[in-house]
């Protein structure tokens, strides 16, 4: 330099083009003599910029980062 794959809460992981869900984590409350465990209820996310579309996490283009392969 060329090609491919991936990027979604602090972490991991889902989501036929139609409300972004789950787990861990974490805040508050309940429970207990205390801790742990448990229960209830919150918090937090689509890598960036454009395009297509009534509608984009999803499709297209460009970029960034990581990994793999070729040179």
């Nucleotide at each position: 330099g060329c090609g491919g794959u991936a990027g979604u809460a602090g972490u991991c992981u889902a989501a036929c083009g139609g409300c972004a869900g789950g787990a861990c984590g974490u805040g508050g409350c309940c429970u207990u003599g205390c801790c742990a465990a448990g229960g209830c209820u919150g918090c937090a996310g689509u890598c960036c910029g454009g395009g297509u579309u009534c509608g984009a996490a999803u499709c297209c283009c460009g970029g960034c980062u990581a990994c793999c392969g070729c040179a």
Predicted 3D model of a 71-nucleotide RNA (transfer RNA) from a Candidatus Woesearchaeota archaeon. The organism belongs to Candidatus Woesearchaeota, within Archaea. Rfam family: tRNA. Rfam links the family to the GO term triplet codon-amino acid adaptor activity.